[in-house]
RNA sequence: GCGGUCGUAGCCAAGUGGUAAGGCAUCAGAUUGUGACUUUGACAUUCGCGGGUUCGAUUCCCGUCGGUCGCCC
Numbered sequence: 001g002c003g004g005u006c007g008u009a010g011c012c013a014a015g016u017g018g019u020a021a022g023g024c025a026u027c028a029g030a031u032u033g034u035g036a037c038u039u040u041g042a043c044a045u046u047c048g049c050g051g052g053u054u055c056g057a058u059u060c061c062c063g064u065c066g067g068u069c070g071c072c073c
Stems, first nucleotide, its partner, number of pairs: 001071007010024003018055001026042005048064005
C1' cells in the first nucleotide's frame, strides 16, 4: 500500500430497515437487628465519527478514525 472483519451503557453482549433485548456492575426502595442472599425500580436521544439513500437507519451506501487478521513490497 491492498483486502477481510470488528466498533452498541462502566464491562460482556443481542438486535441486519419500523425507533435498542439480556447478564454483570452502579444507584434508590422493599426484606433483614446489621450485613449477605432474594426482590422491585432506575440507568445508551451522536449505536466510533462525518455525510448520503429512505416516510423511517444500529441495520443499506460513501468517506474517515481505531482495533484485529491476511496479502504484496

This is a predicted structure of a 73-nucleotide RNA (transfer RNA) from Capsosiphon fulvescens. It matches the Rfam family "tRNA". By type it is a transfer RNA. The source organism's lineage runs through Eukaryota, Chlorophyta, Ulvophyceae, Ulotrichales and Capsosiphon. RNAcentral holds the sequence, with entries from ENA.